Molecule: transfer RNA
Organism: Pelodiscus sinensis
RNA sequence: GGCCAGCUAGCUCAGUUGGUUAGAGUGUGGUGCUAAUAACACCAAGGUUAUGGGUUCAAGUCCUAUGCUGGCCA
Repeated sequence: GGCCAGCUAGCUCAGUUGGUUAGAGUGUGGUGCUAAUAACACCAAGGUUAUGGGUUCAAGUCCUAUGCUGGCCA
């Protein structure tokens, strides 16, 4: 330098053919339980869907540029 894949919660990741309120596990905080802790149960908070632009009535999803991460080739 060329090509491919990826970027969604603190972390690991889903998200179907573009359409109803963006989710799970884990972690964090609280409550219950217990003599107490752990475990367990319940509740809650936590999101600029990497960034900008475009298409569309409507974009996490499609197109595009840039950035970053990983891989392959030279």